[in-house]
The RNA shown here (transfer RNA) has 72 nucleotides and comes from Trachydiscus minutus. The sequence is in RNAcentral, with records from ENA. Rfam family: tRNA. Gene Ontology term of the family: triplet codon-amino acid adaptor activity. The organism belongs to Trachydiscus, within Eukaryota. The prediction has a mean pLDDT of 84.
Parts: sequence; structure tokens; C1' cells
RNA sequence: AGGAGGAUAGUUCAAUGGUAGAAUUGUGGUCUCCAAAGCCAAAGGUUGUGGGUUCGAAUCCCUCUCUUCCUG
Repeated sequence: AGGAGGAUAGUUCAAUGGUAGAAUUGUGGUCUCCAAAGCCAAAGGUUGUGGGUUCGAAUCCCUCUCUUCCUG
């Protein structure tokens, strides 16, 4: 320099145009003499940035940023 992926909850990952979910961490409760484990509950998101398409975008298109890999 050229090419191909990835960016979503604190973390690891889903969701192929129609109300963004799970696990886990943390928090609260229950249990226990105390703690851990188990069980229950709630909370936690401008879906990397900025635009475009659409009645409607995490999803489709473009730009930029960061990151992984391939070629040289």
C1' cells in the first nucleotide's frame, strides 16, 4: 500500500427491516451460628462516530475511528 472480518449491558456473546435479549460479574433478598454454594428479584444499552435509504434500521448503503487477520 491492497484485501477480508469485528465494534451491542462491567465482561463473553445472541438478535438476517417491526417493542434490543441470554449467560456471567456486581447489587438486594432468602437460606446458614457465620460464610461459601444454591434459589429468587430488580437494575444495568443513545447497538463505536457522523450521514443516507425506509412508515420503521443493531440489521441495508457511504464516511471516519479503533481493532484482528491475509497478501506484498